[in-house]
């Protein structure tokens, strides 16, 4: 320096144009004498700017991080 992946909750990952989900973990509260397990309810997320479109997490451009081949 060029090419291609990735990029979502605290971790792990789904979401291929129309209400952001799950699983484990948090913090509340039933249940027990207590723990643990269990039930329940809750808080917490789309790197970042811009563009298409009625509507973007997602299409498209550009930037930053990280992985990877090439040179």
């Nucleotide at each position: 320096g060029g090419g291609c992946c990735u990029a979502u909750a605290g971790c792990u990952c789904a979401g291929u144009g129309g209400u952001a989900g799950a699983g484990c973990g948090c913090g509340c509260g039933c249940a027990u004498g207590g723990c643990a397990u269990g039930c329940g309810c809750g808080a917490u997320a789309c790197g970042g700017g811009a563009g298409u479109u009625c509507g973007a997490u997602c299409c498209u451009c550009c930037c930053u991080a990280g992985g990877u081949c090439c040179a």
Notes
Model confidence (mean pLDDT): 81 of 100. A computed fold for a 71-nucleotide RNA from a Patescibacteria group bacterium, annotated as transfer RNA. The sequence is in RNAcentral, with records from ENA. Rfam family: tRNA. Rfam classes the family as a transfer RNA. Its family is annotated with triplet codon-amino acid adaptor activity in the Gene Ontology.